[in-house]
RNA sequence: CCAUUCUUAUCGGGAGAGACUAAGUGUAUUAGCGCCGAAGGAGCAACUACCCCGGAAACUCUCAGGCAAAAGGACCGAUAAUAAACA
Numbered sequence: 001c002c003a004u005u006c007u008u009a010u011c012g013g014g015a016g017a018g019a020c021u022a023a024g025u026g027u028a029u030u031a032g033c034g035c036c037g038a039a040g041g042a043g044c045a046a047c048u049a050c051c052c053c054g055g056a057a058a059c060u061c062u063c064a065g066g067c068a069a070a071a072g073g074a075c076c077g078a079u080a081a082u083a084a085a086c087a
Stems, first nucleotide, its partner, number of pairs: 004084002007081007018033001020032004034067003040063001041061003047054001
């Protein structure tokens, strides 16, 4: 220096499920019923230990969040920066 990894930022792509009912001038919001899983959160297998502890997810649960659009959105790609490791 090139490439790689973690983190962060920008840009692009990005699913699912009631534009439900009532109140509210409308939105937001509140209550009720019905749903969704890909923000976040929680739980567990093998394994480890043999007392424990530790122990993954896109699996499970739906506390939270969401169910027209907007916003958000795990994850993927590109660019850039710091750090690490290798050479």
The RNA shown here (Glycine riboswitch aptamer) has 87 nucleotides and comes from uncultured Candidatus Pelagibacter sp. The model forms 90% of the base pairs in the Rfam consensus.